Predicted 3D model of a 78-nucleotide RNA (c-di-GMP-I riboswitch aptamer) from a Deltaproteobacteria bacterium.
Its mean pLDDT, the model's own confidence on a scale to 100, is 84.
The source organism's lineage runs through Bacteria, Pseudomonadati, Myxococcota and Myxococcia.
[in-house]
RNA sequence: AAAUGAAAAAGCCAAACCUGUCGCAAGGCAGGGACGGAAAGCCACGGGUUUUAUCAAGAAAACAGCCGGGCUGCCUUA
Numbered sequence: 001a002a003a004u005g006a007a008a009a010a011g012c013c014a015a016a017c018c019u020g021u022c023g024c025a026a027g028g029c030a031g032g033g034a035c036g037g038a039a040a041g042c043c044a045c046g047g048g049u050u051u052u053a054u055c056a057a058g059a060a061a062a063c064a065g066c067c068g069g070g071c072u073g074c075c076u077u078a
Stems, first nucleotide, its partner, number of pairs: 003077001005075001012037002017032006035065001041071003045068003048063005
């Protein structure tokens, strides 16, 4: 350096739900709270799902804790 996560160590994140707040909504943010997570760190590039709108057409948004992919990080080495 790469690969690795059985056992350790230091830690980290935070589902559902509740409160407040933003949003038409899905959902986001903050606090509480822990179902879980070796990238549950970041990115909407591909797939997928969801929301709004709709006679039709053309769209816009959300989910990274749905999958793939890209970039980056701590410790260790059965």